[in-house]
This record gives sequence, C1' cells and structure tokens, in this order.
RNA sequence: GCGAAUGUUUUCUAGGGUUCCGCGGCCGCAAGGCCGGACAGGUCCGAGAGAAAACUCACGGCGUGCGCCGUGCCACGGAGGGACAAAAGCCCGGGAGAU
Repeated sequence: GCGAAUGUUUUCUAGGGUUCCGCGGCCGCAAGGCCGGACAGGUCCGAGAGAAAACUCACGGCGUGCGCCGUGCCACGGAGGGACAAAAGCCCGGGAGAU
C1' cells in the first nucleotide's frame, strides 16, 4: 500500500421522544380549549457492535428418498445530515477514521 469475511426475518430489551391516550397546571356553567415530556405510564420509534426464536448458508458426523445431530458467536468509532408528531443506540453506517 492492497484485499477478504462476519446472512435474513420476527418478537422483545437498553435507549428514545410527545402524534394519540393518560397525568399535572390554567381557562370555561358545560362541551371543550391552551400549556407542560426538566410527567415514572399505555400506544408509538427502537439496536451491526443487546437478548431470544425461526429460517438460510458453510463445514463435520450419522443414516442416505431426505432428514437428524454438532460446530459457527470478531466487533473501538466521531462530527454532520435524514425520516415520521418528535427524538434516539433508528437510517446514511460493520460509513469517515482508528486498530
């Protein structure tokens, strides 16, 4: 200096905000309106480097139509930009960079 690999989906979690609900405050006879996420919550968003399951792939073994069993398990990381109401460990992105 160059190159290669680390699969997919779903359900969750850490985390995240504030559309809707709830909660708190103010106004109003009421219906309701406004403000608040420096409101723990339900809905919601949600991990490459978090969890589980199913499937796929590779290799090995057993029986051999096609199945069964086993193995696979590395991972430091900005700034900036983007989406939905908004934000984020979401997406750009296993990116730039570092090792």
This is a predicted structure of a 99-nucleotide RNA (Guanidine-I riboswitch aptamer).
The coordinates come from a structure-prediction model, not an experiment, and the mean pLDDT is 80.